[in-house]
RNA sequence: GCCGCGGUGCCCGAGCGGACAAGGGGUAUGGCUCGAGACCAUAUCCCCGAAAGGGGGCGUGGGUUCAAAUCCCACCCGCGGCG
Numbered sequence: 001g002c003c004g005c006g007g008u009g010c011c012c013g014a015g016c017g018g019a020c021a022a023g024g025g026g027u028a029u030g031g032c033u034c035g036a037g038a039c040c041a042u043a044u045c046c047c048c049g050a051a052a053g054g055g056g057g058c059g060u061g062g063g064u065u066c067a068a069a070u071c072c073c074a075c076c077c078g079c080g081g082c083g
Stems, first nucleotide, its partner, number of pairs: 001082007010025003018066001026044006045056004059075005
């Protein structure tokens, strides 16, 4: 230098053009309990808001599309292969 695969929330990890970005872990709060690390419930990406609710977010920046985590281009990072 070329080719292939990959990058999703605190961590792991689904997703394959239209879902509320699933699920698990961890954590927080509450419950239960004599007390619990066990069990149960709720919450857990960010911003605005008293709330209801609204907006944004998938490595970065563009593009295609009515609609993009998903398709296309460039770049960044990691892994593997070739030279």

Record summary
Predicted 3D model of an 83-nucleotide RNA (transfer RNA) from Candidatus Nanopusillus sp. It was read from a public genome assembly. Rfam family: tRNA. Rfam describes the family as follows. Transfer RNA (tRNA) molecules are approximately 80 nucleotides in length. The family's RNA type in Rfam is transfer RNA. Lineage of the source: Archaea > Nanobdellati > Candidatus Nanoarchaeia > Nanoarchaeales > Candidatus Nanopusillus.